[in-house]
RNA sequence: AGAGUUUGAUCCUGGCUCAGGACGAACGCUGGCGGCGUGCCUAAUGCAUGCAAGUCGCACGAUCAUCACUUCGGUGAUGGUAGUGGCGCACGGCUGAGUAACACGUGGGUUAUCUGCCCCGGUGUGGGGGACAACAGGUCGAAAGAUCUGCUAAUCCCGCAUACGUUCCGCUUCGGCGGAAGAAAGCCUUCGGGCGCACUGGGAUGAGCCUACGGCCCAUCAGGUAGUUGGUGUGGUAAGAGCGCACCAAGCCGAUGACGGGUACCUGGUCUGAGAGGACGACCAGGCAGACUGGGACUGAGACACGGCCCAGACUCCUACGGGAGGCAGCAGCAAGGAAUUUUCCGCAAUGGGCGAAAGCCUGACGGAGCAACGCCGCGUGCAGGAAGACGGCUUUCGGGUUGUAAACUGCUUUUACUGGGGAAGAAAAGGACGGUACCCGGUGAAUAAGCCCCGGCUAACUCCGUGCCAGCAGCCGCGGUGAUACGGAGGGGGCAAGCGUUGUCCGGACUUAUUGGGCGUAAAGGGUACGUAGGUGGUUCUAUGCGUCGGCACUGAAAGCUCCCGGCUUAACUGGGAGAGGCGUGGCGAUACGAUAGAACUCGAGGCAGGGAGAGGUUAGCAGAAUUCCGGGUGUAGUUGUGAAAUGCGUAGAUAUCCGGAGGAAUACCUGUGGCGAAGGCGGCUAACUGGCCCUGUCCUGACACUGAGGUACGAAAGCGUGGGGAGCGAACCGGAUUAGAUACCCGGGUAGUCCACGCUGUAAACGAUGUCGGCUCGGUGUUUGGGGAUGAUACAACCAUCUCUGAGUGCCUAAGUAUACACGGUAAGCCGACCGCCUGGGGACUACGAGCGCAAGCUUAAAACUCAAAGGAAUUGACGGGGGCCCGCACAAGCAGCGGAGCGUGUGGUUUAAUUCGACACAACACGAAGAACCUUACCCAGGCUUGACAUGUUCCUGCAAGCGCACGGAGACGUGUGACCUUAGAGGGUGGAACACAGGUGCUGCAUGGCUGUCGUCAGCUCGUGUCGUGAGAUGUUGGGUUAAGUCCCGCAACGAGCGCAACCCUCGCUGUCAGUUAUUAGUGUCUGACGGGACAGCCGUCUAUAGAGGCGGAGGAAGGUGGGGAUGACGUCAAGUCCGCAUGGCCCUUACGCCUGGGGCUACACACACGCUACAAUGGCCGAGACAAUGUGUCGCGAUCUCGCAAGAGCUAGCUAAUCACGAAACUCGGUCUCAGUACAGAUCGGGGGCUGAAACUCGCCCCCGUGAAGUUGGAGUUGCUAGUAACCGCGUAUCAGCUAUGGCGCGGUGAAUACGUGCCCGGGCCUUGUACACACCGCCCGUCACGUCAUGGGAGUCGGCAAUGCUUGAAGUCUGUGAGCUAACCCGCAAGGGAGGCAGCGGCCGAGGGCAGGGCUGGCGACUGGGACGAAGUCGAAACAAGGUA
Repeated sequence: AGAGUUUGAUCCUGGCUCAGGACGAACGCUGGCGGCGUGCCUAAUGCAUGCAAGUCGCACGAUCAUCACUUCGGUGAUGGUAGUGGCGCACGGCUGAGUAACACGUGGGUUAUCUGCCCCGGUGUGGGGGACAACAGGUCGAAAGAUCUGCUAAUCCCGCAUACGUUCCGCUUCGGCGGAAGAAAGCCUUCGGGCGCACUGGGAUGAGCCUACGGCCCAUCAGGUAGUUGGUGUGGUAAGAGCGCACCAAGCCGAUGACGGGUACCUGGUCUGAGAGGACGACCAGGCAGACUGGGACUGAGACACGGCCCAGACUCCUACGGGAGGCAGCAGCAAGGAAUUUUCCGCAAUGGGCGAAAGCCUGACGGAGCAACGCCGCGUGCAGGAAGACGGCUUUCGGGUUGUAAACUGCUUUUACUGGGGAAGAAAAGGACGGUACCCGGUGAAUAAGCCCCGGCUAACUCCGUGCCAGCAGCCGCGGUGAUACGGAGGGGGCAAGCGUUGUCCGGACUUAUUGGGCGUAAAGGGUACGUAGGUGGUUCUAUGCGUCGGCACUGAAAGCUCCCGGCUUAACUGGGAGAGGCGUGGCGAUACGAUAGAACUCGAGGCAGGGAGAGGUUAGCAGAAUUCCGGGUGUAGUUGUGAAAUGCGUAGAUAUCCGGAGGAAUACCUGUGGCGAAGGCGGCUAACUGGCCCUGUCCUGACACUGAGGUACGAAAGCGUGGGGAGCGAACCGGAUUAGAUACCCGGGUAGUCCACGCUGUAAACGAUGUCGGCUCGGUGUUUGGGGAUGAUACAACCAUCUCUGAGUGCCUAAGUAUACACGGUAAGCCGACCGCCUGGGGACUACGAGCGCAAGCUUAAAACUCAAAGGAAUUGACGGGGGCCCGCACAAGCAGCGGAGCGUGUGGUUUAAUUCGACACAACACGAAGAACCUUACCCAGGCUUGACAUGUUCCUGCAAGCGCACGGAGACGUGUGACCUUAGAGGGUGGAACACAGGUGCUGCAUGGCUGUCGUCAGCUCGUGUCGUGAGAUGUUGGGUUAAGUCCCGCAACGAGCGCAACCCUCGCUGUCAGUUAUUAGUGUCUGACGGGACAGCCGUCUAUAGAGGCGGAGGAAGGUGGGGAUGACGUCAAGUCCGCAUGGCCCUUACGCCUGGGGCUACACACACGCUACAAUGGCCGAGACAAUGUGUCGCGAUCUCGCAAGAGCUAGCUAAUCACGAAACUCGGUCUCAGUACAGAUCGGGGGCUGAAACUCGCCCCCGUGAAGUUGGAGUUGCUAGUAACCGCGUAUCAGCUAUGGCGCGGUGAAUACGUGCCCGGGCCUUGUACACACCGCCCGUCACGUCAUGGGAGUCGGCAAUGCUUGAAGUCUGUGAGCUAACCCGCAAGGGAGGCAGCGGCCGAGGGCAGGGCUGGCGACUGGGACGAAGUCGAAACAAGGUA
């Protein structure tokens, strides 16, 4: 620091995902040690049990035990105990429910306050009185406990006296003075004193209150507030205050977000980040809050009190049913919840706290130990040598490679472990829970100690096997359908390591909320337009202030943490010391440029004034002509209208057409123009009235008056709504007619709202330049509208006019720089800057739901979430495609000729059948194709019978005198088996044969979608590319496009291209003319009509003409055997179709191995209701038949061709000549001549069938060919449709040949003979080439893709209702308790009184205010469920149509 993922590829936009770090974690697998930390994040749920706050006898009385003394009453000492009294219990410890608040943080204020214990001062401590516990006795109660009577002490309580300070009042010359009020407690003592107590001043510490600023979300929460805001008075508090109350006033808060809702303890800090930020607030520290829930006060220096009290409520427990008790969010522990969080441990030795004079007691604070890999840090599981590179595993191309110096083996060491011994610091004297711990020494022995994840890309790491879209994986992209580096296993490898992975969460990457640091023409995004409020911003000069701003200084910013330095534990983690940072705040000093404020001035911004100018700017009224329609009348007759074609419609009741007259409504042709005006919407005949804005000139006036503009207000096309008019034309809905599979459409005929007017509403549009408003700056060119200045021309020297030039304001086009993803923009910016506003943050859900506002309604504005996808997009590129365009070609069409499709037959295929009918080939480009020859063989199929190292190859071991082989005999369908004969020889070494065993052979078994090779096709179409250069961010482009031309990317010209390659052409073969040479066989005498070899000849070379001026080329002509590639062939670019072939061959993998191999006999591939394809023969007279006659070429031939001759009607047979071939043989037909047939199913046609023969072959039954005789079917020119061919071609005619014993060949490949017709032309069909255009296609139109319906799943809105929660309001009831009133009952201290008694004071009781909670009531907000219902998302193949993408077939 980036990477993957949208595309065929590219750039951009944009989301998703990953690599990093972190954690109070959890889960899976695994687990040696130590140190230091951390450990209920959930139920502030409920808790058994124990412990967590007591202490003081030097405050006090009593009492117990022991001891001593005793006058026997007691007294004293020591040690305890309940009670009175004092101090503490408000600290420490826990938790985070509540709280959005002066709760917290930072800085201040307190002249508005308090402060026990502590510290420093001052003064005092005199003299009296009273009670209540304990205790004793009694009563009640189950208990808890309560109560009565009596006795008693004090540092308990109460008067009196005193008052340096203190408080209050009065006076004051502010120095004070006077008056009034208010205190106390004693104990111990070594007798020195010590500790206390009361009043008071100060300090320290702690606390209260106030205040400025700071830190969450929602505006779908916009108005809130009656003690509310202020005043006066009074009360209250330690203290200011509506803190409370009475009265008065009507304020106060709020868009700088009040009020309401949701969420949340806050901070130091922690994690992350380069930082700015973002997220978090466990442990530690500071603050706050809470203590079962709610309320309340008491005591006290301090509480409205975690282990105190009272009341109410819920819950739990005890009970004798009458009543009582309780509060772990202290430490352990239990239950529950949960993915999940520890011991009912030891000790007060240390640190700290409470009490005490002290000893000391108490302390689950704390110090320690235990549990947990929960985290961080450290250590170890050995080190060195060791190659036969062992065995084993895995793999292999079988050679090897790898695991791997790894192991074994040899040597060494001992951290850890185990074991024995010593043994701390922590404490200044004693005292150590930890702990016989840390640490040290000795011994034993490599001994006790390695796993987890990953290996397709991102991302380091690869092979085999298994599986076969299954099982599974997956963070994203995506893997898996028979060769999976992606699943599972294994081997190997990579990473980390006592851990490793996964899950969750946060930050990062993410510049993906952008202050640093983004955008808005087309990707998401400029408000429809203007005016204007708040706000933001603001021209030039001077002066002042010093608010912002800036600079020193001081204070603060707790400690810990962080960074740096130094130190302590063996190191580190951890920890000690020092320093720094902490951008903020406060105070004071200073600076004054900029901003601000105040004052003064200026004119260039802005506005005004005067004089001119253009205009569909707006409103109202009037007027005009053309046209449509309708009405009346005339003429006139059969149609008219309408369309692709029609029909509906109109018309003999007189239409259409035409003429005249009239009515009515709407709109204003030409002018008219990327012309004008307006803020936008928008505005178009003429005239008038009223009226807004703009521009120019003058530079006269004001003097910053300005710009923008959240809310707000106004305007705002069309459609729509309301009321009332109007209604010619047009025309949603609707009705007909067509079209169509359908046609609720497109087309046609009608036609209502509406369109028009007035008034009112609506408030939206692709309201678009998809471009907010204002200002400044930045090369030019060329139009146009409208002003001003100047010049020239023309004119009548004068206006208009024309041209040029300067200068404004608009409106267009082209372009520089620059910008931009590109397209493009470019003084009318999308360039460079400034000011302000609006808006965006992946696609879908969703221009939606709910809520709210507005509206008569329709609806508009504002505007989510669940869920779902990994994309959705923009621009441009290359292709492909288009019922887009242009140019061009081809037997592509057209023009012709002959066919096919109908018949019969042949052949192939499908289908069917079969034991088998072997397999492959399927649009063109499968179907007389593989097959250039299925009776057996072939043969792969079926049935049957046999063989198992095999029919065939190589190798190893062993055995075998057996030759192998041949002949014969027997069995058998045969293969084969059994037997036998002769025979070779070097005499068993080698070779051969046979046998046994093992490696292996063999397979036309599968996969052509694992392959090689070969082939088909587009297509013999003219294309396909490369190097360098240039252009472009790039994919790519250029070249290869353009103008001509060609059969051709053929050539020429032009050109940021210049060249080159594969194709084209040519070179090659053949035919046509000719020369030379040679010719055996031809003719045979010469010779060259013949054969062959080597040459020549044709090149747009010559002439004319056209094109562009021509060296490209076209047309015509000459010459020539041949003329514009002379005819034909061979030759097939880059590539496409996963095209064809594993059954030609080769070959990976898989499969079979007494069989899926091999041999044999027989059968089948030849089946037959049908269908298709390719052919043959015909349907006849241009013919058939008979007779006579003539002319080829290519080829083939010795297991062959076979003449002549003879026989046979013939097929053929016999005998042979010749020929290994220019020598011999095979060998023409159509044709010509003569005759006959006479239009008929025939003297056409020949299928089929019967009979008889011939040939090949072991063998013609299934299943061959040929001949003869007889038989004589369909068929009389073929529907829709479709094929071939442009000249020696089509058509017609025969001949040859490969394969082959023979042949089902009518097929294939060749050969010659006879020998036409037509082409105007490129509109159309098909195919192709080039350029261009559109595209949402790229598996590329056989593409893509939309909506309803049906089914399944999921989330969600509405919903009669129903069940909860929350905060308020009104009325009512009202506990405890403070305050207040009363207090006839009760009452020790003080006062009066001799006393009785009275007074003061107090208590109970009762009344009142407030008041938690309860009850009733109507509302608000919010959540769950809900019959039914709405749309939405997703789902491999469902249904119907065909809306969009091409002119998508109606843009």

Source information: Predicted 3D model of a 1451-nucleotide RNA (small-subunit ribosomal RNA) from a metagenome. RNAcentral holds the sequence, with entries from SILVA. The coordinates come from a structure-prediction model, not an experiment, and the mean pLDDT is 85. It matches the Rfam family "Bacterial small subunit ribosomal RNA".